[in-house]
C1' cells in the first nucleotide's frame, strides 16, 4: 500500500414503489461514517466596494472549485543502495530575550602572554582572542609565514554569505570568479511575498395566530428631488440605509433546503513524467422523528483451548451515516 | 449536528500572554499547648503540570496531534 470475512435460510426494523386490503418487490455504512484540523459548494446578514486592524501561509513551477492537499523538481538530513524525510522566506532593517556560571552573551581583558611606568615579592597604563577557565552557545577553522606578543595581518586547502559578476537553467538553484568573516532566538515582536468579510444546514427558506413599541426635526424646491441635525448597520473608518419593517411569545417538533444527476461512480480510449485533463459507453448507489441500517441458524474461512485422533467448545478487528464534496490526521485483529 | 472552554499536589484555584528552582488555602503527618480532645502555634511530607511528538541551550508555558469533562445553539412565518 490493497483487503479487512463469504454462501443460504429464518424473524425484525427504515426508506421508496405497487396494491382496495392480507402482502409483494427493490435497497440500506465506512475505510476511515471519527476528530472538527483544513479547503469548497450552497444558505443569510449591510450585494460583501476600498483602506485599517486581525487571521492564515511560507523553497520553485504545475494540478485543483478551492487548501495548509497533491505532483514534479531543487537544497539541506539520514541510508551502502533502492529509497526515505524535512513549519524549507528574513537574524547583514529595527526592537527584546540569552537563566546560572563567566571577565565579557555583543560589546567586553578575569588568569595568561608582550611593551612601557613606577614607591619593583607588587601595582599602574597600553597592546593581545594564539592559550587557560566559564557556558548550549566566545571574535570563521587547520597548517605555515610573520610579529615585542598576537591577530585574514599574508598564503595554502577548508567553511560561512538575501554581496557583485559572468555562464546555465522557465524557476527555485547551480558552475566559476571577486569582495566578506557581521553569535543564536522569527513554532518572541517584527519585516518581505502572497491569501483572507462574517457566520454556519440547530445556515436559512415558505405557509399562522397573540402581544408590544414605533412611524424623527429643520431649510429649500422646477414636486423629481437635494441639504443639515438625529438615529440605525459588519470588529473600526470610507461608505450604506431612514418608513420600510422590527421586537417578544408560542404549536402541528408542518413543508423545503435533504438524498433525483453529483466538482457522481465503473470500464476503455487518447493527452501529460506525473498529480490530473478531455472524449465515448453503461449504472443510478442509505437516508431520517438528532432514532433504521438488527438477530438467530447451518456450511465454508481465519485464529485460539481440548484431545493420540476423529471430534468438540470459543472467538472474528477499528468502528459506525445526519447538508454534500475534496484532503489531512488518528484508530484498525488477521491475511497478502 | 454545530460552536466555545477546561484539564496543575487529596480537594479548590494561581502561575501561562511576556519559556529560566512548581507555588496558595483546605485536608494529611510530627513537635508544642492541654487531664484529654477540639482550637490555636511551630514544622514537615506530598507534582514528572491529562499524554505523545517537535522548536529551543531550556517547555506547565510556544506549535502539532489525541484523551477526558464541562457549557452554548431549533427553524417558528
Nucleotide at each position: 500500500g490493497c483487503c479487512g470475512g463469504g454462501c443460504a435460510g429464518u424473524c425484525g426494523c427504515g426508506c421508496g414503489c405497487c396494491g382496495c386490503a392480507g402482502g409483494g418487490c427493490g435497497u440500506g455504512a465506512g475505510g476511515a461514517a471519527a476528530g472538527u484540523c483544513c479547503g469548497g459548494g450552497c444558505u443569510u446578514c449591510a450585494c460583501a466596494g476600498g483602506g485599517c486592524a486581525g487571521g492564515g501561509u511560507g523553497c520553485a513551477g504545475g494540478a485543483u472549485a478551492a487548501c495548509g492537499u497533491c505532483c514534479u523538481g531543487u537544497c539541506g538530513g539520514g541510508g551502502c543502495a533502492a529509497c526515505u524525510c524535512g513549519a524549507a522566506g528574513g537574524a547583514a532593517a529595527g526592537u527584546g530575550c540569552c537563566a546560572c556560571a563567566g571577565a565579557a552573551a555583543c560589546a567586553u581583558a578575569c588568569c595568561g602572554c608582550c611593551g612601557g611606568a613606577g614607591c619593583c615579592u607588587c601595582u599602574c597604563c597600553g597592546g593581545u582572542a594564539a592559550g587557560g577557565g566559564u557556558g548550549a552557545a566566545a571574535u570563521c577553522g587547520u597548517g605555515a609565514g610573520g610579529u615585542a606578543a598576537g591577530a585574514g595581518c599574508u598564503c595554502a586547502c577548508g567553511g560561512a554569505g538575501u554581496u557583485c559578476c559572468g555562464c546555465g537553467g522557465a524557476g527555485a538553484c547551480g558552475c566559476g570568479g571577486g569582495c566578506u568573516c557581521g553569535g543564536g532566538u522569527a513554532a518572541a515582536c517584527c519585516c518581505c511575498a502572497c491569501c483572507u468579510g462574517a457566520a454556519g444546514c440547530a445556515a436559512g427558506a415558505u405557509c399562522g395566530c397573540u402581544c408590544g413599541a414605533u412611524g424623527a426635526g429643520c431649510c429649500c424646491u422646477u414636486c423629481g428631488g437635494g441639504g443639515c441635525u438625529g438615529g440605525g448597520c459588519g470588529g473600526c473608518c470610507c461608505g450604506c440605509c431612514c418608513a420600510a419593517a422590527c421586537g417578544a411569545g408560542u404549536c402541528a417538533c408542518a413543508u423545503c433546503g435533504c438524498a433525483a444527476c453529483g466538482a457522481g461512480g465503473c470500464g476503455u480510449c487518447c493527452g501529460g513524467c506525473g498529480a490530473c485533463g478531455g472524449g465515448c459507453g453503461c449504472c443510478c448507489c442509505a437516508g431520517a422523528g438528532a432514532g433504521a441500517u438488527g438477530g438467530c441458524u447451518g456450511c465454508c474461512g481465519u485464529c485460539c483451548c481440548c484431545g493420540c485422533a476423529a471430534g468438540g467448545g470459543g472467538a472474528u478487528a477499528c468502528a459506525g451515516a445526519a447538508u454534500c464534496c475534496g484532503g489531512c490526521u488518528u484508530a484498525u485483529a488477521g491475511g497478502c | 449536528c454545530g460552536g466555545g472552554g477546561c484539564g496543575u499536589a487529596g480537594c479548590u484555584c494561581a502561575g501561562c500572554c511576556u519559556g529560566g528552582u512548581a507555588g496558595a488555602g483546605c485536608a494529611u503527618c510530627u513537635g508544642c499547648u492541654u487531664u484529654g480532645g477540639g482550637a490555636g502555634c511551630a514544622g514537615a511530607g506530598g507534582g514528572u503540570c491529562g499524554g505523545a511528538g517537535g522548536u529551543u541551550c531550556g517547555a506547565a508555558u510556544c506549535c502539532u496531534c489525541u484523551c477526558g469533562c464541562c457549557c452554548c445553539g431549533a427553524c417558528c412565518a
Description:
Model confidence (mean pLDDT): 79 of 100. Predicted 3D model of RNase P RNA and transfer RNA as a complex of 413 nucleotides. Rfam match: Bacterial RNase P class A. It is annotated as a ribozyme. Gene Ontology terms of the family: ribonuclease P activity, dimeric ribonuclease P complex and tRNA processing.